[in-house]
RNA sequence: GACUGCAACAUCCCCGUGGGCGGAGAAGUAGCGCGCUCACUGCAGCC
Numbered sequence: 001g002a003c004u005g006c007a008a009c010a011u012c013c014c015c016g017u018g019g020g021c022g023g024a025g026a027a028g029u030a031g032c033g034c035g036c037u038c039a040c041u042g043c044a045g046c047c
Stems, first nucleotide, its partner, number of pairs: 001047001003045005013033001014031001016040007023032001
């Protein structure tokens, strides 16, 4: 460097970060505990 799997850290558990689209919700706007996707961080395995 390539590929594959994973989220330790978290004021029960789950949730690594940011963006886009759809759906729901809200009606000065949030952890939406819904789905998909792109990029990135970290851990492990493997060539």
Predicted 3D model of a 47-nucleotide RNA (nadA riboswitch). RNAcentral holds the sequence, with entries from ZWD. Model confidence (mean pLDDT): 81 of 100. It matches the Rfam family "nadA riboswitch". Rfam classes the family as a small RNA. The model forms 100% of the base pairs in the Rfam consensus.